[in-house]
Context: one part of a larger RNA
RNA sequence: CUGGGCUUAAAGGGGAUGUAGGCGGCCCGGUAAGUCGGAUGUGUAAUCCACUGGCUCAACCGGUGGGCUGCAUCCGAUACUGCCGGGCUCGAGGGCGGCAGAGGAGAGCGGAACUCCCGGUGUAGCGGUGAAAUGCGCAGAUAUCGGGGGGAACGCCAGUGGGGAAGCCGGCUCUCUGGGCCGUCCCUGACGCUGAGGUCCGAAAGCCAGGGGAGCGAAGGGGAUUAGAUACCCCCGUAGUCCUGGCCGUAAACGAUGCCCACUAGGUGUGGGUCCCGCUUCGGCGGGAUCCGUGCCGUAGGGAAACCGUUAAGUGGGCCGCCUGGGGAGUACGCUCGCAAGGGUGAAACUC
Numbered sequence: 001c002u003g004g005g006c007u008u009a010a011a012g013g014g015g016a017u018g019u020a021g022g023c024g025g026c027c028c029g030g031u032a033a034g035u036c037g038g039a040u041g042u043g044u045a046a047u048c049c050a051c052u053g054g055c056u057c058a059a060c061c062g063g064u065g066g067g068c069u070g071c072a073u074c075c076g077a078u079a080c081u082g083c084c085g086g087g088c089u090c091g092a093g094g095g096c097g098g099c100a101g102a103g104g105a106g107a108g109c110g111g112a113a114c115u116c117c118c119g120g121u122g123u124a125g126c127g128g129u130g131a132a133a134u135g136c137g138c139a140g141a142u143a144u145c146g147g148g149g150g151g152a153a154c155g156c157c158a159g160u161g162g163g164g165a166a167g168c169c170g171g172c173u174c175u176c177u178g179g180g181c182c183g184u185c186c187c188u189g190a191c192g193c194u195g196a197g198g199u200c201c202g203a204a205a206g207c208c209a210g211g212g213g214a215g216c217g218a219a220g221g222g223g224a225u226u227a228g229a230u231a232c233c234c235c236c237g238u239a240g241u242c243c244u245g246g247c248c249g250u251a252a253a254c255g256a257u258g259c260c261c262a263c264u265a266g267g268u269g270u271g272g273g274u275c276c277c278g279c280u281u282c283g284g285c286g287g288g289a290u291c292c293g294u295g296c297c298g299u300a301g302g303g304a305a306a307c308c309g310u311u312a313a314g315u316g317g318g319c320c321g322c323c324u325g326g327g328g329a330g331u332a333c334g335c336u337c338g339c340a341a342g343g344g345u346g347a348a349a350c351u352c
Base pairs, nucleotide, nucleotide: 003324004323005322006321007306008305012320014201015200016199017198021194022193023192025088026087027086028085029084030083031082033081034080035077036076037075038074039073040072041071042070048066049065050064051063052062053061054060091191092188093187094186095184096183097182098181099180103177104176105175106174107173108172109171110154114150115149116148117147118146119145120144121143125136126135162169163168206247207246208245209244210243211242215241216240220236221235222234223233258319259318260317261316262315263314266297267296268295269294270293271292272291273290274289275288276287277286278285279284301308302307325352326351327350334345335344336343337342
């Protein structure tokens, strides 16, 4: 390379947007580039194949024919693809009417808990553990009541629940703002899908500058435990955790399952709409149908099995990414990005 693969064996890019490219709905007409047929020319010699001849055979060499799967030109075919023109509405998008939501950003507000400070009551301990000790306390702690300050996080509601592309998002109110679903079938008329590069987003930790700092708490100090204890337990505690601006760009960034489309039994929950039926105390309750989301069980089928099973890992199609024995190694070198930490790309010798 041809293949075969990628939930768990090696393998889905962390996520999106979109460039090139690849792929692309229904009908009609044109064209004839791809495609197909025929003809002609060419396709050196050697090589190859068949027959045949020469060295005693063979290798080797000679003769005749075939072939050289290709290219060019001309004529023809028009199903499919392309190109050109015209039309359509089911794909896609838009309008209108509704709906749900921790989707994003900013500002303001609230209560509980915690901690610190002030004051009152009050006195001999508190705290902590397996047991203790370090620690705090007669300069009045712990407990309790009142007042004040501060920072961070938002109990119940809460759900196998909801939203978001992913990372993620949870007290309340306001402002700004993104996306989605349903109904209508009014408009555009294939405007689509995917997406190498590119660009943007991207938990935590970490970095730079400035603020903030209650609780927690790497490092560090101390007390225990132990043979030791650079730990697990306890008392402290710096960075950090928080905010603003700027970097970093990683992860078990997981459904370990790329995105889009079509098709292929059902049953049972749950969230959001629409329609119908029954009951209604007019709040609603129950049943059915349908569209979208999210769980469980399961048919066919798939799978090495576990399991998956209309939310596929089934059956097909389009496009991208990735794998190709283990170690060496996500290392070295080079390039590139970064303030740094380090990130991206990514070998070989050797060895089993």

This is a predicted structure of a 352-nucleotide part of an RNA (small-subunit ribosomal RNA, central domain) from a candidate division WOR-3 bacterium. Its mean pLDDT, the model's own confidence on a scale to 100, is 91. The sequence was found in a public genome assembly.